[in-house]
Record summary:
The RNA shown here (SAM riboswitch aptamer (S box leader)) has 106 nucleotides and comes from Anaerovibrio lipolyticus. NCBI's taxonomy places the organism under Bacteria, Bacillota, Selenomonadales, Selenomonadaceae, Anaerovibrio. Model confidence (mean pLDDT): 81 of 100.
RNA sequence: AACUCAUCCAGAGCGGUGGAGGGACUGGCCCUGCGAAGCCGCGGCAACCAUUGUCAGUGUGACAAAACGGUGCUAAUUCCUGAAGGCAUAGCCUGAAAGAUGAGAG
Numbered sequence: 001a002a003c004u005c006a007u008c009c010a011g012a013g014c015g016g017u018g019g020a021g022g023g024a025c026u027g028g029c030c031c032u033g034c035g036a037a038g039c040c041g042c043g044g045c046a047a048c049c050a051u052u053g054u055c056a057g058u059g060u061g062a063c064a065a066a067a068c069g070g071u072g073c074u075a076a077u078u079c080c081u082g083a084a085g086g087c088a089u090a091g092c093c094u095g096a097a098a099g100a101u102g103a104g105a106g
Stems, first nucleotide, its partner, number of pairs: 003104006013042005021031003025082001027080002043074003048070002051065006078098001084094004
């Protein structure tokens, strides 16, 4: 890299360094010298795994708590979009694929 399952309309930024890109890809539309990416420090959000408790009960599951541990995230719904379909068709809706994250499996 590829496989399985779950989730993706909520939430949460400052400083230093750096010096021109960034938002996966397509087409858009945005962000950016009032300082992009990357790196570092300190915060924060969330609750996937793990932890604790209650209930049910031997398949483990549901709910709750906390935020020490393993990850993740911290502009815009995954920023919108993409296959297919529907509708009351400048558009709207469903939503496949793709992508991201986690947990597995290998």